[in-house]
Context: one part of a larger RNA
This record gives sequence, structure tokens and C1' cells, in this order.
RNA sequence: GGAUGAACGCUGGCGGCGUGCUUAACACAUGCAAGUCGAACGAUUAAGACCCCUUCGGGGGUGUAUAGAGUGGCGAACGGGUGAGUAACACGUGGGUAACCUGCCCUUCACAUCGGGAUAACUCGAGGAAACUCAAGCUAAUACCGGAUACUCCGUUUCCUCGGCAUCGAGGGAUCGGGAAAGCCUUUACGGUGAAGGAUGGGCCCGCGGUCCAUUAGUUAGUUGGUGGGGUAAUGGCCUACCAAGACCGCGAUGGAUAGCCGGGUUGAGAGACCGACCGGCCACAUUGGGACUGAGACACGGCCCAAACUCCUACGGGAGGCAGCAGUGGGGAAUUUUGCGCAAUGGGGGAAACCCUGACGCAGCAACGCCGCGUGCGGGAUGAAGGCCUUCGGGUUGUAAACCGCUUUCAGUAGGGAAGAAUCAAGACGGUACCUACAGAAGAAGCUCCGGCUAACUACGUGCCAGCAGCCGCGGUAAUACGUAGGGAGCAAGCGUUAUCC
Repeated sequence: GGAUGAACGCUGGCGGCGUGCUUAACACAUGCAAGUCGAACGAUUAAGACCCCUUCGGGGGUGUAUAGAGUGGCGAACGGGUGAGUAACACGUGGGUAACCUGCCCUUCACAUCGGGAUAACUCGAGGAAACUCAAGCUAAUACCGGAUACUCCGUUUCCUCGGCAUCGAGGGAUCGGGAAAGCCUUUACGGUGAAGGAUGGGCCCGCGGUCCAUUAGUUAGUUGGUGGGGUAAUGGCCUACCAAGACCGCGAUGGAUAGCCGGGUUGAGAGACCGACCGGCCACAUUGGGACUGAGACACGGCCCAAACUCCUACGGGAGGCAGCAGUGGGGAAUUUUGCGCAAUGGGGGAAACCCUGACGCAGCAACGCCGCGUGCGGGAUGAAGGCCUUCGGGUUGUAAACCGCUUUCAGUAGGGAAGAAUCAAGACGGUACCUACAGAAGAAGCUCCGGCUAACUACGUGCCAGCAGCCGCGGUAAUACGUAGGGAGCAAGCGUUAUCC
């Protein structure tokens, strides 16, 4: 000198775009953050409308009506947060998979047949303070189950051709055995099942690469390898039984400390050094530890079970909870925002659609926290006014600065008009915002640090090794350009200084 997710002191006009718990992965009141489908299903239903009955009290029926539960489907594994753990195939990069999976989506081929028994809702009863639970009875389905049929699908045996990288791979054929389906609406459409291919997303393996400590030198028994078996979508000590005695290590094993990794960021001429906030990719985690279930996908932040700590409710028998989602609270701290608006846009989930949901997102609010832009006027004006300060008392300086004269009106203000952002009939949170026009008046808008040398900028007074200053050298003990105040000056400017950290 540059830089920062900064903080502190003094000061503070406007706008645009960004950024905002670096500390306690501390504890959390309250609200919201994941639902949707009646074109899968049975039953029920407020108001209103229409129709019918009426003893005028009311009752019954109808609808793509309305609504809330339930069965069922899809989603909830995405999106959002955090960086605790992790020195590891976690990440980056380049490969391998003849060892694998892939819901929704696209393409192609083929199929969709015959039956069955339940169950929630509901009704009725019982228990419980509650959470909720139990028993009996009734009912439906794209829920569940059985049979049929079926190919290139799966398994057994086997033949042929081609190929390779050990196991083997690709194509074709035969035998035996096994495996599907679901309807709804009616009119198109939307769905269902099997097989093959694609796309997308993932799993696993390998080469290389990126921290410190040797005041850590030996480590290891499922340990290293083999065989049989199990398990998985799949390879593998992943697991198990048996067998062998191996495996790693001075090219640093093991142990300890620290740390999410990267694209990138800062600085530097570069080499390099330091960092990994915002944005993007990957990984890990969801009070702590463990476990599986469902599913195409989880060992699952707003699912389940167990244990622990903590908090809450209780009728003491028993229950409920998890903000490292968005706001917000306490606490910690030098320090970090609103319990806002909207689904209008973009994107996501469900739905045939209308539409519903979406604290993702789009916006607004707060904060000079950062970057950028603009303004706080412009021109004239000397008797160089007054005042201040200095003075050799002549004057000098503040200083064209002010007053005064003329002009302009950015920004802010008031008033009128008023968008684009919506492709698509309608629909705009932002927003009466941006922008345009008019009006008035210099009107509402400057500070901070420094002035001994480094380093641009000097005098007076006060103080008297005191009070104090200080980044280094050093100033101050009676004329201090170094302390304090004033005048003047220098630098930067809505900022200026200080502190911390990096280059």
C1' cells in the first nucleotide's frame, strides 16, 4: 500500500447493487416451513337453490354443489439449514464396472382373462385424567389374495456361432419348472402388466494430488491370504466355519494435534503465501448413542423403535417434545436484522384440468457493513468590512471567504400522470414503486484525522520529567513547531481514524 462476513470512537444527505451469529453443533415460548388427488373407493354432510309432502312446527329428494375425517395412489429421500465429526477413495482429477441398481420421463413390441376373502370409515359397547386403546357387527376399491395365459424375463440341463480381460461376454436354438395386470371417465383422455432400449440419477473399485508433530518407531487376530457357505442391486473378511501365517512400516506405519474438500477469494510483477464468508459442485450431520421398517431411492432434520441427558403435562397409573428450516426469545460475545408482504414471476409436489400447497423463491423492512454513483450550489463581488489569530504595532492572515448582485434547481420536498416485468381469457406481492411533467426556494444536506523526522502541513498561549503523547526514533525538568487549547494549514471525504487478521 492492498484486503475483510469485521468491531470500536467521532460524524452522518440521497440512491443502486450486494452482504449481515466468524462466539454456545448452547437452550428454546409462539406462528408458519409438505402436501395433494372425488376422473381409484365406500359412507357422511352446513348454508343456499330446485322439486315433492305438510298437522305450517317441519320432513323427504336432487346436483361434477360444499366440507371434514377414513381406505387407496403419488410426493414426503427434493427443496431449505449447519460444518460437529472426518486426514478418509471424504474431496479434486483421470479411469474401470466381463461386479451393479434406477420411481416419474421418452421409444419399441406384446398383453390386460376368471374368481375369492377381508378391513378402515360407520354403528354399538368397554377402558383411560390424558395420549390413546380394546371387543362385537356392517361395507368398497386402481387395497389384498388365488387360478389362467405369456415373450426375447427368472432358474435347471444342453447345443451352435462370434468375441474377450481370469472368473467370462454377445447373439441364436432346444428341454423342464416358475412369474403379470386395474380400472376410472365416457369423448377424447388418464391410467395398469411384462420385455427390450434410451435418458437421468446413483452404488462400488482403482492411479495420482493436497496439513503439522519422530520430544509418536514399531503396528495388526477378522489381522493378511485361501476354501466352503451366507448376505447384497453388486465386488469384497462385508459376515461366518475351517486352513495357512501372514499384512503395514524410515518413500514415515501406528499414535497425537488440527481441519469439511473443491470451483474459487485476498495479495503479489511473478513464483509463492494466506483463506475456503456470500454464489456453485461434492461430502457429513439433524439433542447424544444405537437400530431397523417402508420404499425405485433413507438407515430418513419437521417418520418409527430402544437407551441417555434435558424440558413440559399428569387424576402419579402414565404420557408429550427436539428451530444446525423462516421469523423470533434467552444466553454467550467486541459483534451480526423483521415474530413483514406475496405465490404476480422462476422453480418444485399433487391433480386430466380448474386449482391447492410451497418462510424454496420473488420482494419489502433494519444496519454507512461493503462497492459504486450523486449532492451539499454556480458566476460576479475589495473600502481587501466586522470579528478572530499573530505582530517588529507599520501591518500580516482568515480572504472572494462573507455581506451584496445575478443565475440554476440535480437530490430531497409538494402536486398531477404512471409502467415493463404476463408467454395466456383473467391474474402484479413489489407499488401508486421506477419513470415523466409541473411548482417553490440556495432553499433541507460536512465531517474526521493529522501538522518533530519517516510524512503533505506552524505560530501563540497554558503546563513545567507534572499533566500527558508515542507506530519507530523519541518529546515534556520555564520561551515545547512532539503534551493541552486557540488561530492557521495539510490530507481524505459521507465518511474519517483506531484495533484485529492476511498478503
Molecule: small-subunit ribosomal RNA, 5' domain
Organism: Actinomycetota bacterium